[in-house]
């Protein structure tokens, strides 16, 4: 140093360029004599800057961090 591959919520994981969903955890509530377990509701998200595009998590560049694979040095 060179190839590749990946960052979405507090974790984990989904999302043809067209209203970012779901699952656990959190809070409130119902239930219960109190707790669990069930139910209902409810917060919270796309690494970072830029380009394309009427519109970009998504595609183009470049940076940051992780992983794998090669290679050089010692």
């Nucleotide at each position: 140093u060179g190839g590749g591959g990946a960052a979405u919520a507090g974790u984990c994981u989904a999302a043809c360029g067209g209203u970012a969903g779901g699952a656990c955890a959190g809070c409130g509530g119902a239930c219960u004599c109190u707790g669990a377990a069930u139910c209902c509701g409810u917060c919270a998200g796309u690494g970072a800057a830029g380009g394309u595009u009427c519109g970009a998590a998504u595609c183009c560049u470049u940076c940051u961090u992780c992983c794998c694979c090669a290679g050089c040095c010692a």

A computed fold for a 74-nucleotide RNA from a Chloroflexota bacterium, annotated as transfer RNA. It matches the Rfam family "tRNA". It is annotated as a transfer RNA. Rfam's curators write: Transfer RNA (tRNA) molecules are approximately 80 nucleotides in length. The sequence is in RNAcentral, with records from ENA and MGnify.